[in-house]
């Protein structure tokens, strides 16, 4: 250089013939329980905005196709493998 695969919260990992994105688990925060802890149970847990309710945005990045994209197409970036 060429060919192939992969990239989703702090971490792992689902959603796959395109149809509610963040299920589920771990970690974390708050509360319950306890003399106190551990264990267990409950709630919360991306980012921006709002006093709050709420709204917007978010699947490596930027575009495209589509009523609708994590999924399909193009380019770029990164990682892994193959090949000369």
């Nucleotide at each position: 250089g060429c060919c192939g695969g992969c990239g989703u919260g702090g971490c792992g990992a689902a959603a796959u013939u395109g149809g509610u994105a963040g299920a589920c688990g771990c970690a974390g925060u708050a509360g319950a329980c306890u003399c106190a802890a551990a264990a267990u149970c409950u709630a919360c847990c991306g980012c921006c905005u709002u006093c709050a309710c709420g709204g917007g945005u978010g699947u490596a990045u930027c575009g495209g196709u589509u009523c609708g994209a994590g999924u399909c197409c193009g380019a770029u970036c990164g990682c892994c493998g193959g090949u000369a």
A computed fold for an 84-nucleotide RNA from a Spirochaetales bacterium, annotated as transfer RNA. Its Rfam family is "tRNA". About the family: Transfer RNA (tRNA) molecules are approximately 80 nucleotides in length. Taxonomically the source falls in Spirochaetales (Bacteria, Pseudomonadati, Spirochaetota, Spirochaetia). The coordinates come from a structure-prediction model, not an experiment, and the mean pLDDT is 80.